[in-house]
RNA sequence: GCCGGCGUGAUGGAAUUGGCAGACGUGACGGACUCAAAAUCCGUUGGGGUAACACUCGUGCGGGUUCGACCCCCGCCGCCGGCA
Repeated sequence: GCCGGCGUGAUGGAAUUGGCAGACGUGACGGACUCAAAAUCCGUUGGGGUAACACUCGUGCGGGUUCGACCCCCGCCGCCGGCA
């Protein structure tokens, strides 16, 4: 240099026919149980905004297509593999 794959919450990892983003697990926090703990069970767990709602942004970054994009198209960045 060329070709291919991948990038999603704190973390592993789903969601592909373009139609509710984050299922399920781990971790963290709170609670139940216990004399106390472990195990187990229940709840919460991205940012802005509000008194609380509402609303709004968020799938590596920037643009495009579309009524609608994690998904399709273009450019860039990073990681992995192959070829030279």